[in-house]
Context: one part of a larger RNA
RNA sequence: GGAUAAACGCUGGCGGCGUGCCUAACACAUGCAAGUCGAACGCCUUCGCGCAAGCGAGGGAGUGGCGGACGGGUGAGGAACACGUGAGUACCUGCCCCGCAGUGAGGAAUACCGGCGAGAAAUCGCCGACAAUACCGCAUAGGCUUCGUGAGAGCGAAGCAAAGCCCGCAAGGGCGCUGUGGGAUGGGCUUGCGUCCGAUUAGCUAGCUGGUGAGGUAAAGGCUUACCAGGGCGACGAUCGGUAGCUGGUCUGAGAGGAUGAUCAGCCACACUGGGAUUGAGAACGGCCCAGACUCCUACGGGGGGCAGCAGUGAGGAAUUUUCGUCAAUGGGGGCAACCCUGAACGAGCAACGCCGCGUGCAGGAAGAAGGUCUUCGGAUCGUAAACUGCUUUUCUCUGGGACGAGAGCGGACGGUACCAGAGGAAUCAGCCUCGGCUAACUACGUGCCAGCAGCCGCGGUAAUACGUAGGAGGCAAGCGUUGUCC
Repeated sequence: GGAUAAACGCUGGCGGCGUGCCUAACACAUGCAAGUCGAACGCCUUCGCGCAAGCGAGGGAGUGGCGGACGGGUGAGGAACACGUGAGUACCUGCCCCGCAGUGAGGAAUACCGGCGAGAAAUCGCCGACAAUACCGCAUAGGCUUCGUGAGAGCGAAGCAAAGCCCGCAAGGGCGCUGUGGGAUGGGCUUGCGUCCGAUUAGCUAGCUGGUGAGGUAAAGGCUUACCAGGGCGACGAUCGGUAGCUGGUCUGAGAGGAUGAUCAGCCACACUGGGAUUGAGAACGGCCCAGACUCCUACGGGGGGCAGCAGUGAGGAAUUUUCGUCAAUGGGGGCAACCCUGAACGAGCAACGCCGCGUGCAGGAAGAAGGUCUUCGGAUCGUAAACUGCUUUUCUCUGGGACGAGAGCGGACGGUACCAGAGGAAUCAGCCUCGGCUAACUACGUGCCAGCAGCCGCGGUAAUACGUAGGAGGCAAGCGUUGUCC
């Protein structure tokens, strides 16, 4: 000098765009953050019309489907195939796209419900009835899997499916479902190289290294197991200890390099702590089970909870925001759709925390006014500065109009915002640090090695340009200084 997720002191007008718990991965009151589908299913119930049958429009829990594995948060752990970059394959892939072939005939249950019962509650038991795209056989199989045979092509055997719904008078159409091939996307796994410090850590290793058989997995593999062999790693730093999320990037620097990894983007890991499985194409922040710590309710028998989601609270700290609005846009989930949900997101609010832009007026005006300060008492300086005169209206106040964003029907939170027009009137707006040298800027008074200053050198003990105040000056400016950290 530059930089900063900064903080502190003094000061503070506006706008745009960003950023905002770096500390206790500390504990959390309250609300919200993941639902949706009646075009899968039965039931209960309300309203309207109707004499009725019934028709139409809603509401409710339940069965079932898809989604809760995305999106959002955090950086504790981890020095590792975790990440980065190349190479690879023994694998899986819901929804989506392109093909081929099917979608036949049956059955038994069960939730909601009804009856009875237990419990303070959470919730649960017994009996009874009933539905499905829920469940189970059967049939079909030019497809797939496995096996046999074969050098192969092939041939043979065994096994494996399904669900219906809506529109329509119908014809038909649409959405599904099953098997299978391919694609796309996403993922699993292997591997070369790279990736901090310590030798005051030198030896480490028993499924440990390799093989065979078997098991297991979607899949290669000591992944697991039995047997056999005795290997494998290490001064090119094994092992151990410490520290740390990695990267694109960011800051600095002429570069080489050094430092760093907030915001944004990719990957990883975690979800009170530790462990476990279940479901599923895929696994667990707002799912389940067990244990633990903490906490809440209790009728003392027993139960409930997990903000490192968005707000918010306490605590810690030098320090970090609203218990806001809307699904209008973008995107996501469900649905044929209408639509519903979405603290993702878009916006608004708070904070000079940062960057950028604008303003606090412009021109004239010398009796160089008054006043302040200094003075050699002549004057000098603040100083065209002010007053005063003229002008302008960015800003400000008031009034009126008023969007784009919506790509076409409806739909705008932001927002009566931005912007435009008119009126008014210089009106509403300047501070902070410094002035011995480095380093731009000097005098007076007070103080008297005191009080104090200080980045370094150093100032202060009676004329201090170095302390304090005043006048003046210099620098920067809605900021200016200080402190911390990095180059």
Predicted 3D model of a 487-nucleotide part of an RNA (small-subunit ribosomal RNA, 5' domain) from a mine metagenome. The full RNA is in RNAcentral, with records from SILVA.